[in-house]
Molecule: Bacterial RNase P class A
Organism: marine eukaryotic metagenome
RNA sequence: GGCGAUUGGACAGCUGCUAUAUAUUUUAUAUAUAUAGAGGAAAGUCCGAGCACUAAUGAGAAAAGUGCCAGUUAACGGCUGGUCAAGGUAACUUGAAGGAAAGUGCCACAGAAAAAAUACCGCUAUGAAUUAUUCAUAGUAAGGGUGAAAAGGCGAGGUAAGAGCUCACCGCUUUGUUGGUAACAACAAAGGCAUGGUAAACCCCACUUGGUGAAAGGCCAGAUAAAAGGAAAUGGAUUAUCUCAUAUCCAAGUACUUUGGGUAGGCCGCUUGAGCUUAAUGGUAACAUUAAGUCUAGAUAGAUAGCUGUCAGUUUAAAACUACAGAACUCGGCUUAUAGAUCGCC
Numbered sequence: 001g002g003c004g005a006u007u008g009g010a011c012a013g014c015u016g017c018u019a020u021a022u023a024u025u026u027u028a029u030a031u032a033u034a035u036a037g038a039g040g041a042a043a044g045u046c047c048g049a050g051c052a053c054u055a056a057u058g059a060g061a062a063a064a065g066u067g068c069c070a071g072u073u074a075a076c077g078g079c080u081g082g083u084c085a086a087g088g089u090a091a092c093u094u095g096a097a098g099g100a101a102a103g104u105g106c107c108a109c110a111g112a113a114a115a116a117a118u119a120c121c122g123c124u125a126u127g128a129a130u131u132a133u134u135c136a137u138a139g140u141a142a143g144g145g146u147g148a149a150a151a152g153g154c155g156a157g158g159u160a161a162g163a164g165c166u167c168a169c170c171g172c173u174u175u176g177u178u179g180g181u182a183a184c185a186a187c188a189a190a191g192g193c194a195u196g197g198u199a200a201a202c203c204c205c206a207c208u209u210g211g212u213g214a215a216a217g218g219c220c221a222g223a224u225a226a227a228a229g230g231a232a233a234u235g236g237a238u239u240a241u242c243u244c245a246u247a248u249c250c251a252a253g254u255a256c257u258u259u260g261g262g263u264a265g266g267c268c269g270c271u272u273g274a275g276c277u278u279a280a281u282g283g284u285a286a287c288a289u290u291a292a293g294u295c296u297a298g299a300u301a302g303a304u305a306g307c308u309g310u311c312a313g314u315u316u317a318a319a320a321c322u323a324c325a326g327a328a329c330u331c332g333g334c335u336u337a338u339a340g341a342u343c344g345c346c
Stems, first nucleotide, its partner, number of pairs: 001346007009311007017037008039324001043335002046333005051213004056246006063209005068082005083097001084095004098204002103202002105198003120144002122140008152170002155167003171193001172191008217268004227259004235250004275294008312322003
């Protein structure tokens, strides 16, 4: 320096609060005894699910998410391991990691030119004029300039001057061999090979996906006003996004819709779970299987507080103080906050 883990006050007494069980009783918000009583993140509400409710049938279209390979899981965008890429001296960390030859768009300014993109300076050859030098035509893309990026890189040969024009090496493409489940890696051969980048731009491809949310939802009791209106059949309504089709209902109706009135009480849901701990076996690991043990809040205006004494930490000593921070159906993750103390590995 990096990665990971534990803890984050303890004990005793008195008084007080909530739940459960038992007993008693005056059945009351009662009394007594026993047991239990906020977190590693309870936060954020960013993901995934359990559970509950929600659909007339079919066809088409849309929208959202993920994106290297393998494994794991109830599932995930999570976790574990690996490949590749980037950063770091390194241990390690991060990754929005499919496709640019299906198409569209964008790359400011500068620059001659920003992608079927180019000749500003320059170099060479020929001709004309000519003191020095200038102009025209043809060739060129090596050198220079501009820029984040300019028709692969470096070296040699070749050329009027140059250019993969040719050659060797590297890079790239295709094919094959070997290793690996695979992503991919190494090696070999052939090819002068490439009209750039960008998809956390639209898009294409593959896979997945309804919505709402415990104030869900259900039961009991009770109260109110058998309240007052509305358009139409070539019409109106009924769905789990939109469109279309079929089916069904509707002529004053228990379909649909507007206005108004009553209720806001009690009980359930409500805590035994994909639960936790330990051991063995398998696996690099995440994790899985088997066995044994264990039960750890369920409030509902919202419960665990106050006092005394001792000990621990900080301090020379004393005093004072001891981080971030309070469940609301449950669980698996991710992200964020965290004074300090201790331990392990690299």